[in-house]
About this RNA
This is a predicted structure of a 482-nucleotide part of an RNA (small-subunit ribosomal RNA, 3' major domain) from Candidatus Methanodesulfokora sp. Its mean pLDDT, the model's own confidence on a scale to 100, is 82. Its Rfam family is "Archaeal small subunit ribosomal RNA". Gene Ontology terms of the family: structural constituent of ribosome and ribosome. It was read from a public genome assembly.
Context: one part of a larger RNA
RNA sequence: UGACGGGGGGGCACCACAAGGGGUGAAUGCCUGCGGCUUAAUUGGACUCAACGCCGGGAAUCUUACCGGGGGCGACAGCAGGAUGAAGGUCAGGCUGAAGACCUUACCAGACGCGCUGAGGGGUGGUGCAUGGCCGUCGCCAGCUCGUGCCGUGAGGUGUCCUGUUAAGUCAGGCAACGAGCGAGACCCCCGCCCCUAGUUGCCAGCGGCCUCCUUCGGGAGGGACCGGGCAAACUAGGGGGACCGCCUCCGAAGAGGAGGAGGAAGGUGGGGGCUACGGCAGGUCAGUAUGCCCCUAAUCCCCCGGGCCGCACGCGGGCUGCAAUGGGCGGGACAGCGGGAUGCGACCCCGAGAGGGGGAGCUAAUCCCUCAAACCCGCUCGUAGUUGGGAUCGAGGGCUGCAACUCGCCCUCGUGAACCCGGAAUCCCUAGUAACCGCGGUUCUCCAUACCGCGGUGAAUACGUCCCUGCCCCUUGUACA
Numbered sequence: 001u002g003a004c005g006g007g008g009g010g011g012c013a014c015c016a017c018a019a020g021g022g023g024u025g026a027a028u029g030c031c032u033g034c035g036g037c038u039u040a041a042u043u044g045g046a047c048u049c050a051a052c053g054c055c056g057g058g059a060a061u062c063u064u065a066c067c068g069g070g071g072g073c074g075a076c077a078g079c080a081g082g083a084u085g086a087a088g089g090u091c092a093g094g095c096u097g098a099a100g101a102c103c104u105u106a107c108c109a110g111a112c113g114c115g116c117u118g119a120g121g122g123g124u125g126g127u128g129c130a131u132g133g134c135c136g137u138c139g140c141c142a143g144c145u146c147g148u149g150c151c152g153u154g155a156g157g158u159g160u161c162c163u164g165u166u167a168a169g170u171c172a173g174g175c176a177a178c179g180a181g182c183g184a185g186a187c188c189c190c191c192g193c194c195c196c197u198a199g200u201u202g203c204c205a206g207c208g209g210c211c212u213c214c215u216u217c218g219g220g221a222g223g224g225a226c227c228g229g230g231c232a233a234a235c236u237a238g239g240g241g242g243a244c245c246g247c248c249u250c251c252g253a254a255g256a257g258g259a260g261g262a263g264g265a266a267g268g269u270g271g272g273g274g275c276u277a278c279g280g281c282a283g284g285u286c287a288g289u290a291u292g293c294c295c296c297u298a299a300u301c302c303c304c305c306g307g308g309c310c311g312c313a314c315g316c317g318g319g320c321u322g323c324a325a326u327g328g329g330c331g332g333g334a335c336a337g338c339g340g341g342a343u344g345c346g347a348c349c350c351c352g353a354g355a356g357g358g359g360g361a362g363c364u365a366a367u368c369c370c371u372c373a374a375a376c377c378c379g380c381u382c383g384u385a386g387u388u389g390g391g392a393u394c395g396a397g398g399g400c401u402g403c404a405a406c407u408c409g410c411c412c413u414c415g416u417g418a419a420c421c422c423g424g425a426a427u428c429c430c431u432a433g434u435a436a437c438c439g440c441g442g443u444u445c446u447c448c449a450u451a452c453c454g455c456g457g458u459g460a461a462u463a464c465g466u467c468c469c470u471g472c473c474c475c476u477u478g479u480a481c482a
Stems, first nucleotide, its partner, number of pairs: 001482002003479003007476007016466002020430005027321001029320007036312002044055002066307007076118004081112001088108003092104003121297003125294003131290001133285003136281003143182006149158003161174004187274005193241007202231003207228003210223005244267001247261005323423001327382007339370003344363002348359004389420001394415007436458008
């Protein structure tokens, strides 16, 4: 100087507690990852937080690195060999899952030559304890340093400490320090309010036409963006304004700042995100790529076929579906946003009970399509039952993608209907448009989401505190540790 302590003090965090909400842990349930076992192979990596729906890892072939079988590959140089014919190709027969791949025999062809030595090329072979790069994590932290001065023989200290304050080494006051840098903040993007500009592919308030109804024929009511027309509102997307403890009261030291209030769409960092220090963890990745060294070289290289990664007595993680009546079923009715779409999205029509099939307009997309959102509301029904809850499992028939669904895809219909009647010890997430519930889009993608990344809809409860538990930061103290 650090690290540590069942030493002390101060401060902080729903990856802490408390007050609450919802779960996981239970289900011969299902999906998925991991261990184990099995296997010819079940390729490999990752193992507390920070491995385990992770490697965008939803593997039928491919992917694929594994296993079985088959086949192929050495630039260049030297040496064996070679016109008494090299490399290469081929009918037939044999061998074979199938092959002039190989073997037998024969032919075509015409100059090279892996048989040997070096050397190359290749390697998802090894080493992440040789590395770059990138990432995770400490860290939703508030720290990490420098210049000069001062102190100390020196390592080093001071500054960075103390008091108050803050989300913050944020700021103020004090002080042998005075300043500065990286970080915090500022900055950038999205959302919330207002204004301006603009008006197609968006929109239709007002005007005329058009359509329907009424009409005391003057007109009145309603309708659809179809035409003329318009850009008010909405929207779109570019610019600007707006929030600063600025104003008032109180507390504080007349400070920094804090508590409350007014005005305001919004307050005290408005909400969310991007960015995220010096470093530590020999953290992760040689299997994304790059790369040192080591290793394999006719195979540890390359291609093909088939299998495996999907195996199942078991154990664990994460999730899905439920155990029902604030629910299930049937019928009717209403309202989104983000996105995606040319060997694509596919309206609409016809066929089919349905999955789907036949045709096929439009759309290079604010134009057309995916695209009827679902929870919700209304009506009827069920009446507490393992049921009209629940859907596993299995049987049968049918459809789709794809060269191909046996191992091993998805969908439809009928039948079958299992466990499960709120889950021990334990444990996870969450403070507001959040949790919970509901659906929708995208990624991957020939096909296959209970995954992931987003989007909107409905919308609670309970703290506004504490340091008891788990941890973190600062000061201080002890130490036989470095």